[in-house]
RNA sequence: AUUUCAUGCAGAGUGGCUGAGGGACGAGCCCUAAGACGCCACGGCAACCGGAUCGAGAUCAUAUAUCUCUAUCGCAGGUGCCAACUCUCGCCCGGAACAGUGGGGGAACAUGAGAU
Numbered sequence: 001a002u003u004u005c006a007u008g009c010a011g012a013g014u015g016g017c018u019g020a021g022g023g024a025c026g027a028g029c030c031c032u033a034a035g036a037c038g039c040c041a042c043g044g045c046a047a048c049c050g051g052a053u054c055g056a057g058a059u060c061a062u063a064u065a066u067c068u069c070u071a072u073c074g075c076a077g078g079u080g081c082c083a084a085c086u087c088u089c090g091c092c093c094g095g096a097a098c099a100g101u102g103g104g105g106g107a108a109c110a111u112g113a114g115a116u
Base pairs, nucleotide, nucleotide: 001116002115003114004113005112006111007110008109013042014041015040016039017038021031022030023029025090026089027088028087043082044081045080048078049077050075051073052072053071055069056068057067058066059065086108091105092104093103
């Protein structure tokens, strides 16, 4: 970098440095010199991977062992995250038609785990 799967209506911020943009993209809307974004320190959230425990199942002649699944635990650890639902919409569907609202799906994006 490409690709697969899962998740994205919950949750969680203080201090220091710096100094003008930031919220992926377009439109809107919002945050921001009462200091955003970023970096650092400490703290926290969550539970994707990992770990621990209980139970069920599969492999096996049985046991051990391994694997899968459910539940619980925030834990050695690896990531991630800590304004706004992924801030909202963007493309499609239902509708006689148009518009609005709401719903469903998709795309894109983000994160994790795997594959190349």
Molecule: SAM riboswitch aptamer (S box leader)
Organism: Terriglobales bacterium